[in-house]
Molecule: Fluoride riboswitch aptamer (crcB RNA motif)
Organism: Cloacimonetes bacterium UBA5553
C1' cells in the first nucleotide's frame, strides 16, 4: 500500500415526481438516444399514478 471476496450503503439506467419492481456500477465505475445532419422517437429500463407536453373527438 495493491489485488481479491463479503457485508452494508450509495450511484445509476436520453427531459419532472411517487410506488413496486430487474439489470448494471462501486468514484480511473455504471450512465450521458438514434440517423443520411437535417431530422425522428419517448417525460417508464419494466409496471402504475400524477404533472408537464403532443393528436383527436364530445360536452
Nucleotide at each position: 500500500g495493491a489485488a481479491g471476496g463479503c457485508a452494508u450503503a450509495g450511484g445509476u439506467g436520453a427531459u419532472g415526481g411517487a410506488g413496486u419492481u430487474c439489470g448494471c456500477c462501486u468514484u480511473u465505475a455504471a450512465c450521458c438516444g438514434c440517423c443520411u445532419c437535417g431530422g425522428c422517437u419517448g417525460a417508464u429500463g419494466a409496471c402504475u399514478c400524477c404533472u408537464g407536453g403532443a393528436u383527436u373527438a364530445u360536452u